Molecule: glmS glucosamine-6-phosphate activated ribozyme aptamer
Organism: Halanaerobiaceae bacterium
This record gives sequence, C1' cells and structure tokens, in this order.
RNA sequence: UAAAAAGCAAAAGCGCCUGAUCCUGCCUGACAGGAUGACGAGGAGGAAGUUAUCGAAGGUUCGGCGGAUGCUUCCGGGUCUGACCAGCCCUAAUGGUUGAGGUAAAACCACCAGGUAACUGGGGGGACAGAGACUCAACUGAGGUCCUUG
Repeated sequence: UAAAAAGCAAAAGCGCCUGAUCCUGCCUGACAGGAUGACGAGGAGGAAGUUAUCGAAGGUUCGGCGGAUGCUUCCGGGUCUGACCAGCCCUAAUGGUUGAGGUAAAACCACCAGGUAACUGGGGGGACAGAGACUCAACUGAGGUCCUUG
C1' cells in the first nucleotide's frame, strides 16, 4: 500500500417513555400485551454555564427525561498591522445598509404493502415559509498606542 473477515460506530429538531391518549385480549383491574408521542430549514475551534435558532402545520407538535451544532464568559485562532490593544469574525475566520438569486418538508389528494386493531412503512401527485449563511451588484464604516518605520 492492497485485499478479505470480524467487531465497534452511524441519528442531533435528535433519541427515549414512568404520565396522558388510543387499540386488542382476559372480562373490569392498582391486569396483560401493544400503538402514538415535532414537519422541514439552518447550525460544530476548545472548555464551562444555560430556560438553545427559524418558520410550516394546527387532535398529543400534550407532559416528562436525556442529548444537542444556539447564546454568554474564558481560552485558542483569524482579520487590519512592523507590533500591541480595541473591534469584528471562527478555519472559505472585517462590520453595516439596500436590491437580486436558489425545487422546504409535513399538511392535503389518491394509491401500494404490513397489522385483528390503534397504527406503521413506501413511492406518486402537489402548493406554500422564515431566520441565518452564501453568491452577485451598489453604497458605507474601520478607532487607539509604541518605535527599531516595517
């Protein structure tokens, strides 16, 4: 470096279920078994803390637990610089304003498959977001200190 086998991992609007609701059975209870329990978009330098972004839908997307890429602080790094501070940013690593850009998904419609059922899985048709980021265009802001003046 290549091949083979085994194990582990795989998910992050994600996982789980002691409440609740629903189904089935026994046949009525403080029972048993089962089902439901968030629709996508966006999001990761490290640590700690923490009640963690955006809209869609509208019967539980209820309630709870855990986790978590958010936010804050610190550390680290980047940016302007010869260097430092401040500010801003996070490895594609300056800010602000305006304009433009890009197939949301569920819902809904009908179908197929599984299940006694609650319900689950699948592809098809099909309309509609917001935030942030990015791209393009225009405008605009960008402070202080030092000396060996890069």